[in-house]
Predicted 3D model of a 76-nucleotide RNA (Fluoride riboswitch aptamer (crcB RNA motif)) from a Thermomicrobiaceae bacterium.
The sequence was found by an Rfam model in a public genome assembly.
The organism belongs to Thermomicrobiaceae, within Bacteria.
Its mean pLDDT, the model's own confidence on a scale to 100, is 80.

RNA sequence: AUCUCGAAGGGCGAUGGAGUCCGCCCGAGUCGACAACGACUCGAACCGCCGGACGGCUGAUGGCUCCUGCUCGCGG
Numbered sequence: 001a002u003c004u005c006g007a008a009g010g011g012c013g014a015u016g017g018a019g020u021c022c023g024c025c026c027g028a029g030u031c032g033a034c035a036a037c038g039a040c041u042c043g044a045a046c047c048g049c050c051g052g053a054c055g056g057c058u059g060a061u062g063g064c065u066c067c068u069g070c071u072c073g074c075g076g
Base pairs, nucleotide, nucleotide: 009026010025011024012023013022016067017066018065019064020063021062027042028041029040030039031038032037048057049056050055
């Protein structure tokens, strides 16, 4: 220096919130001002399905439970 593994931490899983479990990703560069620190840029997981197109379909969950919102039906 590179690769791999582990720990800690962060992020993500097609419309909101919480708990819990599961899965996935985790770097690089520039500038200020040498370190710490700060700012900026790029990047990973992720951003539903069918269809050539026109157009069509499911769902507030990744799974489970609860809350909130929306829609439909029944009863008071």